Predicted 3D model of a 99-nucleotide RNA (Glycine riboswitch aptamer) from an Acidimicrobiaceae bacterium. The source organism's lineage runs through Bacteria, Bacillati, Actinomycetota, Acidimicrobiia and Acidimicrobiaceae. It was read from a public genome assembly, where an Rfam model found it. The prediction has a mean pLDDT of 75.
RNA sequence: AUAACCCGUUUGGGAGAGCAUCAUUACACAGCCAGUGCAAUGAUCGCCGAAGGAGCAACCACCCCGGAACCUCUCAGGCCCAAGGACCGAACGGACUGG
Repeated sequence: AUAACCCGUUUGGGAGAGCAUCAUUACACAGCCAGUGCAAUGAUCGCCGAAGGAGCAACCACCCCGGAACCUCUCAGGCCCAAGGACCGAACGGACUGG
């Protein structure tokens, strides 16, 4: 001095599937009864897969030990918005390191 790869931080993009039903509780509107909206919890069925997890495997590696998906399963998670989100891009920093 330092490209690519790797790691970290910040930031931009980022899909799918019931605003389901019943009950209870709280809040608001209203206020005679009662009803409406939203949120939380529990139960019931339906559904999604791109946090995580698990399984098989193309393939890679191999002395031994193994690694491995956007495929599959849905334990978990999720099904208006929000949040989250595999993965991709950019910036900065670090490390390795060619010259």